[in-house]
Order: sequence, then structure tokens, then C1' cells
RNA sequence: GGGUCCGUGGGGUAGCUUGGUAUCCUUCCAGCUUGGGGUGCUGGUGACUCCGAUUCAAAUUCGGACGGACCCA
Repeated sequence: GGGUCCGUGGGGUAGCUUGGUAUCCUUCCAGCUUGGGGUGCUGGUGACUCCGAUUCAAAUUCGGACGGACCCA
């Protein structure tokens, strides 16, 4: 230098095929429960790597950039 794949809450993960409310687990916070803690139950906070394009509508499609893994040179 070229190619393939990947990037989603603090951590992990589904959703991308076929564009239409972003899923679940865990962490964290609050409440209930307990003499206190743990467990359990209920509720809540929190995410689509960035820029541009297409579209009524983009995590999803297209182009570019950045980052990671692998392969070729």
C1' cells in the first nucleotide's frame, strides 16, 4: 500500500437479510422485604464510532474518515 470482517448504555448482547416504538442480561440508583446484611420483588437512569448522501423516515442503504482483528504484499 491492497483486501475481508467488526464498531450498539458502565460491562455483555439481540436487532441490520426485508428501513418504521432500540431487545435482553448484568452493574448502578430508589423503594418494599430484614433487627442489620444478603437473597428476592417493584420501579428508574443510561447506548447505535464520526461526517456527508439517499428517503416522509437510517443502528439498518450508499460514500468517506477514525479505531480494532485477520490476510496479502
This is a predicted structure of a 73-nucleotide RNA (transfer RNA) from uncultured Methanomassiliicoccus sp. The sequence was found in a public genome assembly. Its Rfam family is "tRNA". Taxonomically the source falls in Methanomassiliicoccus (Archaea, Methanobacteriati, Thermoplasmatota, Methanomassiliicoccales).